[in-house]
Molecule: Fluoride riboswitch aptamer (crcB RNA motif)
Organism: Gordonia asplenii
RNA sequence: UCGAAUAUCGGCGAUGAAGCUCGCCGUUGACCGCGCCGCAUGGCGUUGAUGGCUUCUACUCCACU
Repeated sequence: UCGAAUAUCGGCGAUGAAGCUCGCCGUUGACCGCGCCGCAUGGCGUUGAUGGCUUCUACUCCACU
């Protein structure tokens, strides 16, 4: 100096934050919960602050002071 390989970057996973971990995507993308009624717009009902684990915060319920 050249070539190849590996590593590396950013984003996302139905409401917040941190650590660890898993998966997906490369802006033409990953992602944007479920059930019932209805041709559809829409209406009614329902679980969870996690993709998963732990912790904090917010919210809800119960008990004690």